[in-house]
RNA sequence: GGGCCCAUGGCGCAGUUGGUAGCGCGCGAACGUGGCACGUUCGAGGUCGAGGGUUCGAAUCCCUCUGGGUCCA
Numbered sequence: 001g002g003g004c005c006c007a008u009g010g011c012g013c014a015g016u017u018g019g020u021a022g023c024g025c026g027c028g029a030a031c032g033u034g035g036c037a038c039g040u041u042c043g044a045g046g047u048c049g050a051g052g053g054u055u056c057g058a059a060u061c062c063c064u065c066u067g068g069g070u071c072c073a
């Protein structure tokens, strides 16, 4: 220098064909227990790496950049 892959709540990930973001763990509350653990229910928390474009509408398509991984030179 070139190719490919990844970047989504605190952590690990899902999101196929564009329609306004979900799961597990964790966290908070209530209930059950004498208490802990545990279980059930409810809740808080992200605008999807950054910027721009297309579109009525973008995590999802296009371009550029940033960071990481990997292969080639």
Base pairs, nucleotide, nucleotide: 001072002071003070004069005068006067007066010025011024012023013022019056027043028042029041030040031039032038049065050064051063052062053061
A computed fold for a 73-nucleotide RNA from a Candidatus Nealsonbacteria bacterium, annotated as transfer RNA. It was read from a public genome assembly. It matches the Rfam family "tRNA". Model confidence (mean pLDDT): 81 of 100.